[in-house]
């Protein structure tokens, strides 16, 4: 010094739920809270990697959801795979 792994310390991020704001909705954006993350860093949901899920859609409905389809639309990278980079160093 790499490569694997993840004890500890400093420091990051920020899930449910509140609140205001956006939207038709899933979401997202702030603040407040933290439940987790060693990459929960950056990119990639694409025409420009693949895959799942969610809304929108279609039947039904006891209106709580169930159900098919995924062609097009919009969304989630804290939902698995990928691609770059990257902090400490016990065992």
């Nucleotide at each position: 010094u790499c490569c694997a792994c993840g004890a500890a310390a400093g420091g990051g991020c920020a899930a449910a739920c509140c609140g205001c704001a956006c939207g038709a909705a899933a979401c997202u954006g702030c603040g407040g809270g933290g439940c987790g993350c060693a990459a929960a860093g950056u990119c990639c949901u694409u025409a420009a990697c693949c895959g799942g899920u969610c809304g929108c859609c279609u039947u039904c409905u006891u209106c709580g959801g169930a159900u098919g389809a995924g062609c097009a639309c919009g969304g989630u990278g804290g939902c698995g795979g990928g691609a770059c980079u990257g902090c400490c160093g016990a065992a």
Predicted 3D model of a 91-nucleotide RNA (c-di-GMP-I riboswitch aptamer) from an Alphaproteobacteria bacterium. Taxonomically the source falls in Alphaproteobacteria (Bacteria, Pseudomonadati, Pseudomonadota). The model forms 89% of the base pairs in the Rfam consensus. The prediction has a mean pLDDT of 78.